This is a predicted structure of a 542-nucleotide part of an RNA (small-subunit ribosomal RNA, 5' domain) from an uncultured prokaryote. The prediction has a mean pLDDT of 82. The full RNA is in RNAcentral, with records from ENA. Its Rfam family is "Bacterial small subunit ribosomal RNA".
Context: one part of a larger RNA
RNA sequence: GAACGAACGUUGGCGGCGUGGAUUAGGCAUGCAAGUCGAACGAGAAAGGUUUCUUCGGAAGCCGAGUACAGUGGCGAACGGGUGAGUAAUGCAUAGACAAUCUGCCCCCGAGAUGGGGAUAACUUCUCGAAAGGGGAGCUAAUACCCAAUGAUGUCCAGCUACAUAAGUAGUCGGACCAAAGAAGGCCUCUGCAUGCAAGCUUUCACUCGGGGAGGGGUUUAUGUCCUAUUAGUUUGUUGGUGAGGUAAUGGCUCACCAAGACAGCGAUGGGUAGCCGACCUGAGAGGGUGACCGGCCACACUGGGACUGAGACACUGCCCAGACUCCUACGGGAGGCUGCAGUCGAGAAUCUUCCGCAAUGCGCGCAAGCGUGACGGAGCGACGCCGCGUGGGUGAUGAAGGCCUUCGGGUUGUAAAGCCCUGUUACCUGCUAUGAAUGGCCGGUGGUGAAUAGCCAUCCGGUUUGACGUAAGUAGGAGAGGAAGCACCGGCUAAAUACGUGCCAGCAGCCGCGGUAAUACGUAUGGUGCGAACGUUGUUC
Numbered sequence: 001g002a003a004c005g006a007a008c009g010u011u012g013g014c015g016g017c018g019u020g021g022a023u024u025a026g027g028c029a030u031g032c033a034a035g036u037c038g039a040a041c042g043a044g045a046a047a048g049g050u051u052u053c054u055u056c057g058g059a060a061g062c063c064g065a066g067u068a069c070a071g072u073g074g075c076g077a078a079c080g081g082g083u084g085a086g087u088a089a090u091g092c093a094u095a096g097a098c099a100a101u102c103u104g105c106c107c108c109c110g111a112g113a114u115g116g117g118g119a120u121a122a123c124u125u126c127u128c129g130a131a132a133g134g135g136g137a138g139c140u141a142a143u144a145c146c147c148a149a150u151g152a153u154g155u156c157c158a159g160c161u162a163c164a165u166a167a168g169u170a171g172u173c174g175g176a177c178c179a180a181a182g183a184a185g186g187c188c189u190c191u192g193c194a195u196g197c198a199a200g201c202u203u204u205c206a207c208u209c210g211g212g213g214a215g216g217g218g219u220u221u222a223u224g225u226c227c228u229a230u231u232a233g234u235u236u237g238u239u240g241g242u243g244a245g246g247u248a249a250u251g252g253c254u255c256a257c258c259a260a261g262a263c264a265g266c267g268a269u270g271g272g273u274a275g276c277c278g279a280c281c282u283g284a285g286a287g288g289g290u291g292a293c294c295g296g297c298c299a300c301a302c303u304g305g306g307a308c309u310g311a312g313a314c315a316c317u318g319c320c321c322a323g324a325c326u327c328c329u330a331c332g333g334g335a336g337g338c339u340g341c342a343g344u345c346g347a348g349a350a351u352c353u354u355c356c357g358c359a360a361u362g363c364g365c366g367c368a369a370g371c372g373u374g375a376c377g378g379a380g381c382g383a384c385g386c387c388g389c390g391u392g393g394g395u396g397a398u399g400a401a402g403g404c405c406u407u408c409g410g411g412u413u414g415u416a417a418a419g420c421c422c423u424g425u426u427a428c429c430u431g432c433u434a435u436g437a438a439u440g441g442c443c444g445g446u447g448g449u450g451a452a453u454a455g456c457c458a459u460c461c462g463g464u465u466u467g468a469c470g471u472a473a474g475u476a477g478g479a480g481a482g483g484a485a486g487c488a489c490c491g492g493c494u495a496a497a498u499a500c501g502u503g504c505c506a507g508c509a510g511c512c513g514c515g516g517u518a519a520u521a522c523g524u525a526u527g528g529u530g531c532g533a534a535c536g537u538u539g540u541u542c
Base pairs, nucleotide, nucleotide: 001542002541003540004539006538007537008536009535010534013389014388015387016386017385018384019382020381026345027344028343030342031341032340035075036074037073040072041071048063049062050061051060052059053058082300083299084298091225092224093223094222095221096220097219098218101217102216103215106213107212108211109210110209111208112207114148115147116146117145123138124137125136126135127134128133154177155176156175157174159172160171161170162169163168182205183204184203185202186201187200191198192197193196226272227271228270233263234262235261238260239259240258241257242256243255244254245253275297276296277295278294279290280289281288282287302323303322304321305320306319325336326335327334328333353379355378356377357376361375362373363372364371365370392422393421394420395419402413403412404411405410426483428478429477430476431475432474436469440465441464442463443462444461446458447457448456449455486531487530488529489528490527491512492511493510497526498525499524500523501522507514508513
C1' cells in the first nucleotide's frame, strides 16, 4: 500500500447493487417449511337456504354436494433447503477403466394386455386404556393382492461356431423359467341387444415384457493433496490362494481351509490440525495466504447402533433399540428432536423481520383446471462493503464584527460571512405512465387422427383474463437555499505551527523517542494539512 462475512470510538443526508450467527454441531416456546390425484376405489356429512306437513316439540323432500373430513390405492416424500461436527482418505481434484455394474419418471423401437379367485381398510357393533393408542366380531371395492393361460428378441443350463484371451463377447440349436389393469371423453361405420346403449368403434392417458438412448448413480486405477521423528517400527482378516456365501456388481466384503505374508527412512504406524475444489485476497511474476457469499463433490441431522420400504435411503421434519435432556400422566405408561424460514434464551467484541406472495423461475402431483412449495421472487433491519449523488452556484472589501497571534505598526481567519442576483439535484407535495406477462383457460379459422361436420391432438391469428413487489421505479408540474459535515493528524519518518496551561507530574508513543519552568511531541485554543458520509483504532493476510 492492498484486502476483510470484521469489531470498537466519534460522526451520520439519499439511492443502487451486494452482504449479514465466523463463538456453543449449546438448549429451544410458537407458527409455517411435502404434498397431490375423485379421469384407480368403496363410502359420505354438517352449517345454512328453500318447499310441504305439523300435535308447534318437530318431521320429510330438494339445494348445499357426490362438496368437506377420514380411509384403500398410485406417484412424490432419497429432490429442493441447512450446517461443516467428523474425515489426512471409504474424501476431493485431474485423467482413465468397468469383458465386474444398476437406473423410477423422460425419448425411440418391437411384442403384448386372455380367463378366474380370495381377502381387507373405511363403515357398523362390542370392548380395553387417564392418554397415546389398541383388541374382537360382521360387511364391501379397486389400477390393492393372488392363481392359471400365453410368452421371446429376456433369464438360467448344456452343446457347437467365430472372435478375443484372464475371467469372457457375439451367433446358433435344445431344455427349463418368468407378465399385465384399467380409466376417461366422444360416436353409431362394423358387432350385440335394436329408440338408444356398450361387451362394439375411436381418441387420450395408464399397464406388462424386451432392446436402445439420454440423464443420474455405483465400483475401480494412476497422480496430487497440512504439521510433527522430542512418534521407527506397524499389521493377524493382517497379505495372498482355493472354495463358498453375499451384493446390481469386483473384492477378506464375510466365512471355512491352506500358505506366511503385507507396509515402512521416497516417512509406514502414531499424535495434532483440517471438509475438498472451481475460486477469493495479495503480488510485476514466481509464490504466499484463505476456502464467507455463488457453483460442483463429500459428510452430518439430539448422541450411538440397526434394518425396513423403495428405481433410488440405511432416510433432516420415516421406523426400531439404547442413552442424555425436556414435557404430559389417573404413576400403569406415553410424547419430542429448528445444523429448514422467522423467532427466543445462553455464551460472545459481534451478525437481521415470529414480514408479503406463489405474479415470475423451478420442483411434486394431476388429462386438465388447479393445488402445494419459508425453494424462489420481493419487501424490512444494519454506513457491513462497493459504487453514484447531494449538503448549493455567481457576485461581493469599508478586507465589517468577533476569535487568535503580535515586534502594538499590524497580521490572520477571509470572498469566508453579511448583502445582491440565480439554480432546483435530492428530500417534500400533486398528477400521469412502463418493463418484469410468456403462458394457461374461454371464444373463432387451419392441419392430423378417425366412418364422422363427435371427440382428441398440434400449430397459427385475433379478442378476453392473470402482478406479491407497488402509496415502488420512471416522468411532468409545484413550492423552496430551505432539511443534510464530520473525523484524524500537524517533532522526524510524513502533508501541515503558534499561544497558553502543566512542570520527569498529568500524560503521549507505530519506531526513534517527548515531559525535570519559555514543550512546534502532554492538555486546550486559534490556525493549518489530509480524507470525506465517513474518518480513525484494533485484529488478520499478502